Predicted 3D model of a 97-nucleotide RNA (Glycine riboswitch aptamer) from a soil metagenome.

RNA sequence: CAGCUGGAGAGCGCCGUUGCAAGCGACGGCCGCCGAAGGUGCAAGGCGUCGAGCGCGGGUGCGUCGGAGCCGAAUCUCUCAGGCAAAUGGACAGCGG
Numbered sequence: 001c002a003g004c005u006g007g008a009g010a011g012c013g014c015c016g017u018u019g020c021a022a023g024c025g026a027c028g029g030c031c032g033c034c035g036a037a038g039g040u041g042c043a044a045g046g047c048g049u050c051g052a053g054c055g056c057g058g059g060u061g062c063g064u065c066g067g068a069g070c071c072g073a074a075u076c077u078c079u080c081a082g083g084c085a086a087a088u089g090g091a092c093a094g095c096g097g
Base pairs, nucleotide, nucleotide: 001097003095004094005093006092011031013030014029015028016027017026018025019024020023032084033083034082038080039078041076045071046070047069049067050066051065053064054063055062056061
């Protein structure tokens, strides 16, 4: 990477317009909810930088303390995106190639 198997949560919500094969679709609006496509945020830690700081040293060095900055994970967080009967999709896991 492709194949097979398993795979959770939450509305078959309401209103208007419209198409047709007549109970489903498209568009717009209004609430209610979910987190496991994708995306946002960050802990420890790391990086360099600053300080008439502190300690050591022959030394433009080393250690340490503190400040702001950058990097930094998840099934955590947000809910932008996505989703809320079944089907599809689905993080992740297993199997063989």
The RNAcentral record of the sequence draws on MGnify.
The coordinates come from a structure-prediction model, not an experiment, and the mean pLDDT is 81.